[in-house]
Context: one part of a larger RNA
RNA sequence: GGCGCAUGGUGGAUGCCUUGGCACCAAGAGGCGACGAAGGACGUGGCAAACUGCGAUAAGUGACGGGGAGCUGUACGCGAGCAUCGAUCCGUCAAUUUCCGAAUGGGGCAACCCGGCGGCAUAAUCGGCCGUCGUCGCAAGACGCGAACGCAGAGAACUGAAACAUCUCAGUACCUGCAGGAACAGAAAUCAACCGAGAUUCCCCAAGUAGCGGCGAGCGAACGGGGAACAGCCCAAACCGACCUGUGUGUAAGCGGCACGCGUUGCCAGGUCGGGGUUGCGGGAGCAGGCUGGGAGAUGUGCAUAAUCCCAGGGGGUUACAAAGUUUUGUGUUAGCUGAAUCGGCUGGGAAGCCGAACCGCAGCGGGUGAUAGUCCCGUAAGCGAAAGCACAAAGCCCCUCGUCUGUUUCCCAAGUACGGUGGAACACGUGGAACUCUGCCGGAAUCUGGGGGGACCACCCUCCAAGGCUAAAUACUCCUUGGUGACCGAUAGUGAACCAGUACCGUGAGGGAAAGGUGAAAAGCACCCCGACAAGGGGAGUGAAAUAGUACCUGAAACCGUGUGCCUACAAGCUCUGGGAGCGCUAGGUCUUUGACAGCGUGACCGGGUGCCUUUUGCAUAAUGAGUCCGCGAGUUACGGUGUGUGGCCAGGUUAAGCCGAGAGGUGUAGCCGCAGCGAAAGCGAGUCCGAACAGGGCGUAUAGUCGCAUGUCGUAGACCCGAAACCUUGUGAUCUAUCCAUGGGCAGGCUGAAGUCGAGGUAACACGAGAUGGAGGGCCGAACCCACUGUCGUUGAAAAGGCAGGGGAUGACCUGUGGAUGGGAGUGAAAGGCUAAUCAAACUGGGAGAUAGCUGGUUCUCGCCGAAACAUAUUUAGGUAUGGCCUCACGCGUUCAAAGCCGGAGGUAGAGCACUGAAUGGGCUAGGGGUCCUACCAGAUUACCAAACCCAAUCAAACUCCGAAUGCCGGUGGCGUAGCGUGGGAGACAGGCUGCGGGUGAUAAGAUUCGUAGCCAAGAGGGAAAGAGCCCAGACCGACAGCUAAGGUCCCUAAGAGCAUGCUAAGUGGCAAAGGUUGUGGGAGCGCGUUGACAGCCAGGAGGUUGGCUUAGAAGCAGCCACCCUUCAAAGAGUGCGUAAUAGCUCACUGGUCGAGCGAGCCUGCGCCGAAAAUCCAACGGGGCUCAAGCAUGCCACCGAAGCUACGGGUGCACGUAAGUGCGCGGUAGGCGAGCGUUGCAGCAACCGACGAAGCUAGACCGGCAAGGCCUGGUGGAGGAACUGCAAGUGCUUAUGCGGACAUGAGUAGCGAUAAGCCGGGCGAGAAACCCGGCCGCCGUAAACCCAAGGUUUCCUCGAGCAAGGAUAUUCCGCUGAGGGUUAGUCGGCCCCUAAGGCGAUGCCGACAGGCGUAGCUGAUGGGAAGCAGGUUAAUAUUCCUGCACCGCCAUGAACACAAUGCGGUCCGGGGGGACGGAGAAGGAUAGGUCAGCUGCCUGAUGGAUGGCAGUUCAAACCUGUAGGUGGGACGCGUAGGAGUCACCUGACACAAACGCGCGUCCAACACCGAAGGGUGAUGAGAGUUAGUAGACCUCUUCGGAGGUCGAACGCACAUGGCUGAUUCCCGGCUUCCAAGAAAAGCCCCUGACCGGGUGUGCGGGCGACCGUACCGUAAACUGACACAAGUGGGUGGGGAGAGCAUCCCAAGGCGUGU
Repeated sequence: GGCGCAUGGUGGAUGCCUUGGCACCAAGAGGCGACGAAGGACGUGGCAAACUGCGAUAAGUGACGGGGAGCUGUACGCGAGCAUCGAUCCGUCAAUUUCCGAAUGGGGCAACCCGGCGGCAUAAUCGGCCGUCGUCGCAAGACGCGAACGCAGAGAACUGAAACAUCUCAGUACCUGCAGGAACAGAAAUCAACCGAGAUUCCCCAAGUAGCGGCGAGCGAACGGGGAACAGCCCAAACCGACCUGUGUGUAAGCGGCACGCGUUGCCAGGUCGGGGUUGCGGGAGCAGGCUGGGAGAUGUGCAUAAUCCCAGGGGGUUACAAAGUUUUGUGUUAGCUGAAUCGGCUGGGAAGCCGAACCGCAGCGGGUGAUAGUCCCGUAAGCGAAAGCACAAAGCCCCUCGUCUGUUUCCCAAGUACGGUGGAACACGUGGAACUCUGCCGGAAUCUGGGGGGACCACCCUCCAAGGCUAAAUACUCCUUGGUGACCGAUAGUGAACCAGUACCGUGAGGGAAAGGUGAAAAGCACCCCGACAAGGGGAGUGAAAUAGUACCUGAAACCGUGUGCCUACAAGCUCUGGGAGCGCUAGGUCUUUGACAGCGUGACCGGGUGCCUUUUGCAUAAUGAGUCCGCGAGUUACGGUGUGUGGCCAGGUUAAGCCGAGAGGUGUAGCCGCAGCGAAAGCGAGUCCGAACAGGGCGUAUAGUCGCAUGUCGUAGACCCGAAACCUUGUGAUCUAUCCAUGGGCAGGCUGAAGUCGAGGUAACACGAGAUGGAGGGCCGAACCCACUGUCGUUGAAAAGGCAGGGGAUGACCUGUGGAUGGGAGUGAAAGGCUAAUCAAACUGGGAGAUAGCUGGUUCUCGCCGAAACAUAUUUAGGUAUGGCCUCACGCGUUCAAAGCCGGAGGUAGAGCACUGAAUGGGCUAGGGGUCCUACCAGAUUACCAAACCCAAUCAAACUCCGAAUGCCGGUGGCGUAGCGUGGGAGACAGGCUGCGGGUGAUAAGAUUCGUAGCCAAGAGGGAAAGAGCCCAGACCGACAGCUAAGGUCCCUAAGAGCAUGCUAAGUGGCAAAGGUUGUGGGAGCGCGUUGACAGCCAGGAGGUUGGCUUAGAAGCAGCCACCCUUCAAAGAGUGCGUAAUAGCUCACUGGUCGAGCGAGCCUGCGCCGAAAAUCCAACGGGGCUCAAGCAUGCCACCGAAGCUACGGGUGCACGUAAGUGCGCGGUAGGCGAGCGUUGCAGCAACCGACGAAGCUAGACCGGCAAGGCCUGGUGGAGGAACUGCAAGUGCUUAUGCGGACAUGAGUAGCGAUAAGCCGGGCGAGAAACCCGGCCGCCGUAAACCCAAGGUUUCCUCGAGCAAGGAUAUUCCGCUGAGGGUUAGUCGGCCCCUAAGGCGAUGCCGACAGGCGUAGCUGAUGGGAAGCAGGUUAAUAUUCCUGCACCGCCAUGAACACAAUGCGGUCCGGGGGGACGGAGAAGGAUAGGUCAGCUGCCUGAUGGAUGGCAGUUCAAACCUGUAGGUGGGACGCGUAGGAGUCACCUGACACAAACGCGCGUCCAACACCGAAGGGUGAUGAGAGUUAGUAGACCUCUUCGGAGGUCGAACGCACAUGGCUGAUUCCCGGCUUCCAAGAAAAGCCCCUGACCGGGUGUGCGGGCGACCGUACCGUAAACUGACACAAGUGGGUGGGGAGAGCAUCCCAAGGCGUGU
């Protein structure tokens, strides 16, 4: 280390549980709000952080009811109280109810700021308190909020159409307006069809019909029928009356002498009100006539009667038709009350269990109680109950209303309407033949003798009456209340949320959005002891039934991590298993012959075999995909419709839908649907019909079976098996990042250069020019801060999601920067890179449409059995998709239809062959034609190794040639081994194929290439062989066994079987890679030549002469080259085979002789060899060893081995046959079809069942039975539930989806511990010290790493006889951590306040479908303008805030004093002016801050002396008085000029009238006026600090009593003269000079009048008042922005010394640090 066993830890699965959810049913309610809502902020308790309640009357107050003993919420503590004189608690009605929010006095950054008026209070102001003050609207009233439902305005896209545009999605989503408890609609200008119906709405049918439709995808009525519910009315007009109006009329009446005229009555017109009237067999008015209760009722009287009134009667009413209520009663509701009946024993911690004996029941629903309770508790059945509120109902009071008929010449009956045209929309209906409805624009009627409709239009007919309005119910929905139900969930489920959840947390924001339940019956929550640090944690003791129930708590699985133990393991190679198996250890619940064997359990040396799983593929161990492991979750569902199958009911019939009845079960309901008749395009006819002239012929029918449920297969429509886009559309949110712009502020050390201008020596006639000086320009130069980001490197799981280091660029400008604002998503912004728009950009982010779509990828969960493919054809915007056919399966039907060999009969044009055709093609012959040559006066002719048709001879070629022509295949017949075929219907899968052989094409007669045909195999096929290998050879695995025979291939060893036999070959390890070519390797074969007249080879000798052949050449002599290549001597010898020379020479060869003495030579055919033969880590080209005496090769022979093949034996199963027994044939298998089962959760029945004597779950087992999924049983744990059987219903089975959630591993005790500014020593505290505290030394920063502000943060600040779990990158006694307590003091600082900028909002207004946009007055809005404080002291923590001292500002007006004045003074409302008030750059002067030196004082040092040296100090404000350096400027008066408020009209005019001031001109006059640092004086007889001095003294600890140490800590006294130098970027300076780009506004303040109002005014003194908010602390950083105690980022001010130009750089001071291993 491995396996097993035992026992723990970790972890939180499983089981059980449920306070919480989910779905629905019934009833209620359907709103709340200016009487201040919804929702919040802040408060509120004795102690109080959160939740709940409540509101300054604050876990509450009052009244009325209920109730009856305890109570002060969650929350169990301490403390203090209340209650039978009735508390707490519950209900109803009241009271109170801060601030924000419609928010409403104005404003605003919600919970804050500031006002007006009236009042309280004050002498008065301010502040405070109370009340009140919004907009719109004539008023009433409205405003805002709220889940769905409703109506309306506006209105997408993804998607579908396999693309896409009409179309679809869809009038959906979204946005917007508005309403109600419902909304909308609604009493026919409707339908229908010649019959009729009679408002609307909703449901079921009609019907997926009629239709619409790129006639595609799709969309889709109505009539009519059955139901639910039912309800009808009022106006306009005609006509009448009253009143009002008229610059209408004008004599009809009137006034007036007449005229002009007036305008009462009348008439006319208009308006308002009342009556009348409301319809389509047209109605009404008017007129005429008839009928109809009573009474009163007209002018002096009577009669009659109108209007009117009264009585009686009829009808009706608070939801329409008119409209306010009120009373009584009842019912319900908002608190409640009564409510039967059990005891004993047993087990047990506990009884409700069990046993025994009882009782109640109109109550045996349910819950609780220490386990399972009718009789213990709460309840349940039944019954009872309300002072007060609310709802409903009824009745009364009350209120409203009420003739009818007949005739008809007249009048009325809804106008920019109907209708038409045009452009659109909506109707199921897409412009169509398109009616009907609505509408933008244009045109434009009629009045009953009229008008609309009946799907273009016309006629007839029928029907209805528009252009006004109201109307309950049936219908839709559920934020909410009450009660109830569930084959709904049970903590990864069910809401996101069972728990303090829309919380924590993330994001600028819109928005996103978790995790997290369980002790026990009861806290009885472990007194006490021990270890440890008075920890954490643990051990005892105790409680308890149990503590392995101890608050990290029920059960407590697995991964993972330990401990103990049995066996194995240190010379041995790998999917970790499997078959065999020795040894060692063990012994249960098995067996037996029973104490020890068998059998078994654990381990497993050694041997054989053996490359995971999933997916995807032609093919995967693949080095192709996916998975770290475990546990939990995780994917074909549901609805409707179609079509099959099974099953059930009824059957020529079957069946209901909505609805109604019913507690339910169920009944009812016949509208409708399917079937019973078809054919035809249709009219139509009909057991037939259509075509047709047909009686012909043919097609489709007829000779019957359906229908309604349930289950299941499959299809369609829906997200439709699950997960997954990039995108599109829509509403919003974002410019705290960044881009650009606007407004207002700020910043830029130092050095250098030296433009224009000016002065100017000189110069010119004058200019020009011009030394020099002055001057100080510049997108000037160098270079810090600041900004940027060019190079290198480091970093790259960083210190940092862009940085560090060393360099680099710009650095007065197109510069940088703070604060506030503007611009927005097809949009912005962009010195332009497609850059940037919050770490996101070729179209941001968020929510929604939405489960978009995905012909694509991945995943898809238990078992067994039977069969079993395809990778082809055709078509395809098709090629990795799909459809049909082929191939598979299942059911039913048919029954020899299928099918091998053999035999018989056919068609055919391939292989081959051939050249007869079509073409190609070589040689020869022959010979037209052509060319050349010769000849030729012409005609003609000759000739030719030229080209060549046809023909002949010889020899050829062809996929698209064939005079020919197989084999095989195919068709038909016969035949009949074989469970083979065909038809109909349900369900598929598959249409990526691969290799090998053969036949071809393409290619290169390349490819593991590609493409066809054909066969086989793989795919989907295991086994044996080929060492190893998908496709090759052999062979098709149902299961078992230690049986036999074979196939391919093998038989020396590895390794089963022959060192087999016979005959040869090979020498190369050929065998055991390879070609052309080479080869005197070797075996075999058939021939040829030479040879004793002496071959072949060797050796000896010769190899000559003409001649140096001729030519050529400088030369050429055998041997550069050309020509020729003869002759002679010989045994033989070339005008020369090679070497060689400049040329010769020389050496050779051919050829000849001698010697030798038997074979020699050249080729051909063939077996086996050899060379040719080079690759990358030793061998690596037999699997290895090894083999030559074969274990190589060839031929022949015999035997054996060898597989999951075959045989034999046993068993299982499918199909067929059979009555059965049984027999026969089968049983590899991916996609896929079919069949049969196991298990999980819940429910029903059985029901009376099991269970504390122990359920589920977990765990162990060597057990039983099953082929398997699985199941029983037993032990342990556990502590309250569980289920057999038969069925039913599903959120029903997981190893994989880079799945989701959690837990735990691995990497690994590894990387790292975040600037290399640095620590060391001593002491202290402490359990413990590198890090805490103290001291000493050392080191670092020092234009910072110091100090002060702003932003931002929000208690981090200070303290402790505190703490150390977590946080701190380690430790920690320490802390920015935990706990407790404390701390922030203002007239003058800042805000608030007054004022305005950019911008925002915006009365009236303009524009816009809505939402909303713009904008005047105005309001708001600082980053700007506006009154006032300094110095010192003090706290643990605050100070310009407290204290001391000395100041200043504003406001008030009581007081006393003085002075003066009504031509004045003050206030309010404006108004007119001044002022406020402004740029850049530059330069100079004067000062101050600061620094420094001297001097002075003190102290220290100095053995003595004198001096030297060192250290410290030498200081101080505002304010008041003084007005210096310096700067700027005239003043007064007069005249002129312009403007504007006001008043009245009223829409743009009229009238009257100022001053100041500005400008211009004029006159007069004087040296002043204003601004202004600094200095001086006072402030200050004060304060402070140094020294004295860490001393005196006080306190504490220790003590050897001598003292030592520590903490705190004075005073007297002395001194605080003066001067020199330097010197700012600060002040004078808001100045001066200069330049061009020409550089906010308003108020405070000052001056001036006008109108109105007021009351004495002014001065100083004294008096009074000055609220509210911020104030701690960090603030270049450990507290801000960066996820961090992060090397980054972050605006302004101060910023000392030496060296230096300097804020550079180096070193130091003050001060702060040494960077948390």
Overview:
Predicted 3D model of a 1717-nucleotide part of an RNA (large-subunit ribosomal RNA, half A) from a Deltaproteobacteria bacterium. It matches the Rfam family "Bacterial large subunit ribosomal RNA". Rfam links the family to the GO terms structural constituent of ribosome and ribosome. The full RNA is in RNAcentral, with records from ENA. Taxonomically the source falls in Myxococcia (Bacteria, Pseudomonadati, Myxococcota). Model confidence (mean pLDDT): 82 of 100.